[in-house]
């Protein structure tokens, strides 16, 4: 220099091909019940302008584009 994946919640993912209105799960934190103290189990809560812009479009986490970043192949 070329080609591909991959960035979504404190962690580890899903959702994206097939655009749709309040973006979900699991663990995790925080309270509470329980317990002689945790632990666990139960119950309330607590969560992300979807890596950054730009187009398209009534409407973009999704399409389509330049940038960063993190792998992996070729040369």
């Nucleotide at each position: 220099g070329g080609g591909c994946c991959c960035g979504u919640a404190g962690u580890u993912c899903a959702g994206c091909c097939u655009g749709g209105a309040c973006a979900g799960a699991a663990c995790g934190c925080u309270g509470g019940u329980u317990u002689g103290c945790g632990g666990a189990a139960c119950c309330a809560g607590u969560g992300g302008c979807c890596g950054c812009g730009a187009g398209u479009u009534c409407a973009a986490a999704u399409c389509u584009u330049g940038c960063c970043g993190g792998g992996c192949c070729c040369g």